[in-house]
RNA sequence: GGGCCGGUAGCUCAGCUGGGAGAGCGCCACAAUGGCAUUGUGGAGGUCCGGGGUUCGAUCCCCCGUCGGUCCA
Repeated sequence: GGGCCGGUAGCUCAGCUGGGAGAGCGCCACAAUGGCAUUGUGGAGGUCCGGGGUUCGAUCCCCCGUCGGUCCA
């Protein structure tokens, strides 16, 4: 320098054919127990890496940049 994969909640990751932003763990509250552990219910928490484009509408499609992984040179 080039190819490919990836960047979404505190962490690990889903997200279908473009229209609801989600799961598990963690955190908070409540209930069950004499208490702890545990289980159940509810809740808080997000510039979807950045910028631009297409579209009525973008996490998703296109372009540029950036960071990480990997392969080639």